Transfer RNA from a Microcaldota archaeon, 72 nucleotides, folded computationally.
The coordinates come from a structure-prediction model, not an experiment, and the mean pLDDT is 83.
The sequence is in RNAcentral, with records from ENA.
RNA sequence: GGGCUCAUAGCUCAGCGGUAGAGCGCUCGCAUGGCAUGCGAGAGGCUGGGGGUUCGAAUCCCCCUGAGUCCA
Repeated sequence: GGGCUCAUAGCUCAGCGGUAGAGCGCUCGCAUGGCAUGCGAGAGGCUGGGGGUUCGAAUCCCCCUGAGUCCA
C1' cells in the first nucleotide's frame, strides 16, 4: 500500500427497511435467622463520526476513524 471482517447497554453479543433486545453485571423488592441460590421489577443506548437513498435506516450505498485478519 491492497483485500476481507467488525464497530449496538458497564462486559459478551443478537437484531428481514417500520416502538432497539438477550445473557452476565448494577439497583430495588419477595422468599431465608443470615449467606448462597431462586423469583419479580427497574435503571442504563441519541446503534463509532459525516453524507446519500427512502415516507421511514442499527439495517442499503459512499467517505472518514478505530480494531482484527490475510497478501505484498